[in-house]
RNA sequence: CAGGGGAGGCGGUCGCUGGCGCGUUUAGCGCUGGAGGAAAGUCCGGACUCCGCAGGGCAGGGUGCUGGGUAACUCCCAGGGGGGGUGACCCCAUGGAAAGUGCAACAGAGAGCAGACCGCGAACUCGCCUUGUUUGGCGAACGCAAGGGUGAAACGGUGAGGUAAGAGCUCACCAGCGGCUCGGGUGACCGGGCCGGCUAGGUAAACCCCGCUCGGAGCAAGACCAAAUAUGGGGGCGUUUGAGCGUGGCCCGCGCGAGCCCCCGGGUGGGUCGCACGAGGCGCCGGGGAACCGGCGUCCCAGAUAAAUGGCCGCUGCCCGCUGUGCGAGCAAUCGCCCGCGGGAACAGAAUCCGGCUUACCCCCUG
Numbered sequence: 001c002a003g004g005g006g007a008g009g010c011g012g013u014c015g016c017u018g019g020c021g022c023g024u025u026u027a028g029c030g031c032u033g034g035a036g037g038a039a040a041g042u043c044c045g046g047a048c049u050c051c052g053c054a055g056g057g058c059a060g061g062g063u064g065c066u067g068g069g070u071a072a073c074u075c076c077c078a079g080g081g082g083g084g085g086u087g088a089c090c091c092c093a094u095g096g097a098a099a100g101u102g103c104a105a106c107a108g109a110g111a112g113c114a115g116a117c118c119g120c121g122a123a124c125u126c127g128c129c130u131u132g133u134u135u136g137g138c139g140a141a142c143g144c145a146a147g148g149g150u151g152a153a154a155c156g157g158u159g160a161g162g163u164a165a166g167a168g169c170u171c172a173c174c175a176g177c178g179g180c181u182c183g184g185g186u187g188a189c190c191g192g193g194c195c196g197g198c199u200a201g202g203u204a205a206a207c208c209c210c211g212c213u214c215g216g217a218g219c220a221a222g223a224c225c226a227a228a229u230a231u232g233g234g235g236g237c238g239u240u241u242g243a244g245c246g247u248g249g250c251c252c253g254c255g256c257g258a259g260c261c262c263c264c265g266g267g268u269g270g271g272u273c274g275c276a277c278g279a280g281g282c283g284c285c286g287g288g289g290a291a292c293c294g295g296c297g298u299c300c301c302a303g304a305u306a307a308a309u310g311g312c313c314g315c316u317g318c319c320c321g322c323u324g325u326g327c328g329a330g331c332a333a334u335c336g337c338c339c340g341c342g343g344g345a346a347c348a349g350a351a352u353c354c355g356g357c358u359u360a361c362c363c364c365c366u367g
Base pairs, nucleotide, nucleotide: 001367002366003365004364005363006362008316009315010314011313012312013311014310016034017033018032019031020030021029022028036347040358041357043356044355045354046353047352048218049217050216051215055252056251057250058249060214061213062212063211064210065079066078067077068076069075080094081092082091083090084089095209096208100207101206102203103202117148118147119144120143121142125140126139127138128137129136156174157173158172159171160170161169175199177196178195179194180193181192182191183190184189222273223272224271225270232264233263234262235261236260237259244256245255246254280299281298282297283296284295285294286293287292318344319343320342321341322340324338326337327336328335329334
């Protein structure tokens, strides 16, 4: 660094709770089931349920290399590319930055069609000085991105030519990019050849562009039974010139439509189902490189609603520390085992269900 496993066991006793049976369908008795690897965060995806259909547009969200897996996914497997590490291995929101817009602390002269701070130059122009003339010197304007310095980053690298000094200004090689083309691969992509201009910085979980995708709400969904009831008081809007409703962010379309909204006061607020057999667990066989898939056999494994699944005792297993004239290995340091004593055992508690991700955490094993 990677992968995997366990989350103590047995017995007694006192309780809690679901189911079944007995019982006068009460009280009670017997048998039997009773949390997790994360039940957690509620972050993704689905099953299921309802909304008339889930139709068009706008807005908005999600996602983003390739191939495969899956009910589906932002998940998993394998691969390509990039980056990190001595290595095992790990990380990547990994489409587009030669469409547009924006952004970049500090330092620095200059940070995006960059920039003269130090520096280099004195060819051309002007001025002054020197000199008989030429020459030379100084200054201004100017030229220069080679060298120094700053920075995470300064507009390719090395060498040669060239020049006043320089510069892809020119050339050779190298790196990179674009176009054409050949070969390999299902593909992402990889390898080669030719041509080109010499170079185009970073950032898109910044706006944006492009491709794909998304109707909304959620088990307090929803269905049923029981109970209660008032056509109560006040105000506003509306009745074909259409209020409002059909859970939608808005518009259109479609349907219903004579009631609707606010304030005050009052009543009820209990139960059943959904709901425990499921993309289910285990074993064997087969397919596949893997994720995963198929076949056969076998098992039934929580279901509460103020919320059950717990407390105590005994024996024992695990881990840590100490002690021992114990045993074994070793030259030794030390290590392993054993007896005894003391201590420790974490994170955390189902609430419609399932697949993931993430986070929390004690111990052990393997490479």